[in-house]
Molecule: transfer RNA
Organism: Candidatus Kaiserbacteria bacterium
RNA sequence: GCCCCUGUAGUUCAAUGGAUAGAACUGGGAUCUUCUAAGUCCUCAAUGUAGGUUCGAUUCCUACCGGGGGCA
Numbered sequence: 001g002c003c004c005c006u007g008u009a010g011u012u013c014a015a016u017g018g019a020u021a022g023a024a025c026u027g028g029g030a031u032c033u034u035c036u037a038a039g040u041c042c043u044c045a046a047u048g049u050a051g052g053u054u055c056g057a058u059u060c061c062u063a064c065c066g067g068g069g070g071c072a
Base pairs, nucleotide, nucleotide: 001071002070003069004068005067006066007065010025011024012023013022018055027043028042029041030040031039048064049063050062051061052060
């Protein structure tokens, strides 16, 4: 330099064009317990950026940015 894959919550993952973007763990609160841990309930938190297509975009297209891989 060229090509391919990838980017969603603090972390690991769902959602393949249409309902309020969902789950687990983590965090916060409550409950329980003599205390801690475990358990139960509640709760905070996310679509890499900018455009385009569409009635409607996490999803499709383009560029850029970040990560990973291959060739040279």